[in-house]
Context: one part of a larger RNA
RNA sequence: UUGGGCUUAAAGCGUCCGUAGCUGGACCGAUAAGUCUCUUGGGAAAUCCGCCGGCUUAACCGGCGGGCGUCUAAGAGAUACUGUUGGUCUAGGGACCGGGAGAGGUGAGAGGUACUCCGGGGGUAGGAGUGAAAUCCUGUAAUCCCCGGGGGACCACCGAUGGCGAAGGCAUCUCACCAGAACGGCUCCGACAGUGAGGGACGAAAGCUGGGGGAGCGAACCGGAUUAGAUACCCGGGUAGUCCCAGCCGUAAACUAUGCGCGUUAGGUGUACUGGUGACCACGAGUCACCGGGGUGCCGAAGGGAAACCGUGAAACGUGCCGCCUGGGAAGUACGGUCGCAAGGCUGAAACUU
Numbered sequence: 001u002u003g004g005g006c007u008u009a010a011a012g013c014g015u016c017c018g019u020a021g022c023u024g025g026a027c028c029g030a031u032a033a034g035u036c037u038c039u040u041g042g043g044a045a046a047u048c049c050g051c052c053g054g055c056u057u058a059a060c061c062g063g064c065g066g067g068c069g070u071c072u073a074a075g076a077g078a079u080a081c082u083g084u085u086g087g088u089c090u091a092g093g094g095a096c097c098g099g100g101a102g103a104g105g106u107g108a109g110a111g112g113u114a115c116u117c118c119g120g121g122g123g124u125a126g127g128a129g130u131g132a133a134a135u136c137c138u139g140u141a142a143u144c145c146c147c148g149g150g151g152g153a154c155c156a157c158c159g160a161u162g163g164c165g166a167a168g169g170c171a172u173c174u175c176a177c178c179a180g181a182a183c184g185g186c187u188c189c190g191a192c193a194g195u196g197a198g199g200g201a202c203g204a205a206a207g208c209u210g211g212g213g214g215a216g217c218g219a220a221c222c223g224g225a226u227u228a229g230a231u232a233c234c235c236g237g238g239u240a241g242u243c244c245c246a247g248c249c250g251u252a253a254a255c256u257a258u259g260c261g262c263g264u265u266a267g268g269u270g271u272a273c274u275g276g277u278g279a280c281c282a283c284g285a286g287u288c289a290c291c292g293g294g295g296u297g298c299c300g301a302a303g304g305g306a307a308a309c310c311g312u313g314a315a316a317c318g319u320g321c322c323g324c325c326u327g328g329g330a331a332g333u334a335c336g337g338u339c340g341c342a343a344g345g346c347u348g349a350a351a352c353u354u
Stems, first nucleotide, its partner, number of pairs: 003326004007308002012322001014202004021195003025089007033082002035078008048066007092192001093189003096185003104178007111155002115151008126137002163170002207248006216242002221237004259321006267299005273293008303310002327354003336347004
């Protein structure tokens, strides 16, 4: 609880789709529900104001008149705006076509270095590790060099201040399928839109269930050191896990700590995509310059901000819709509900304290 806010002070749902609701482009006509005007009726009394009167006065009381009475009913009118309805339009939105860009997704196939294990050959006393060591490996021949084979995970350089995706996220190559965006055409539809309570889908890592796989790394764990101690940091090992398939979980500093859409308000500079014009041309989807579109960065006018800073990708100026906040702690706890196999998630207090 009127309001004021939400980058960092409390506060933007992790993201998208979408139901109800709310909001909604231009022109013409109709209607008159909202809206506005008028008339009439209702709108108790008291209270309030004016005058008069009654108690010796006043307070108080009575009478008359006024006012108040957010409002409402009926009737008559107005038609700018909103609504409803009919018609028309193309500036919003959508569809289609064209040549391009991209680690966008799914599936299948192929490859590469390193690592590790095994086999064979060569070779001999160390190797590994650290601040220094030790645990550890090694005479059943290690480390090292060469050859062959198996295995799992990963994808150097290119690589970017780069690209794509709604977000999470996405990187060897090839193919198939699927999806989105930008630019260009201005061909078609004709307001079909925006947001979105509930709801649905997706959602890193870790974790869980069943099955597979297991090279390296590596919670837990076991040793060695360090230390006053060392349940750590360092070293040697190492199980779950990390990987694949199917199914759960539904969280995060899920961050731009900045919800989504539309309009308005100086510029400068880099970059990647795309279109146009011009110049050059070794004519090649070539190079350079300028202009436009829509991305992604940096700097900045006005303006904003407590400041840091933001600044046409706003945190400026407006507008539509949603979410959220309301001192700290107790507490994202308890209880209840609901979801989950569980872990736990979502919803979410109070006493008390300050």
Background: Small-subunit ribosomal RNA, central domain from an uncultured Methanomicrobiaceae archaeon, 354 nucleotides, folded computationally. The full RNA is in RNAcentral, with records from ENA, Greengenes and SILVA. The coordinates come from a structure-prediction model, not an experiment, and the mean pLDDT is 87. Rfam family: Archaeal small subunit ribosomal RNA.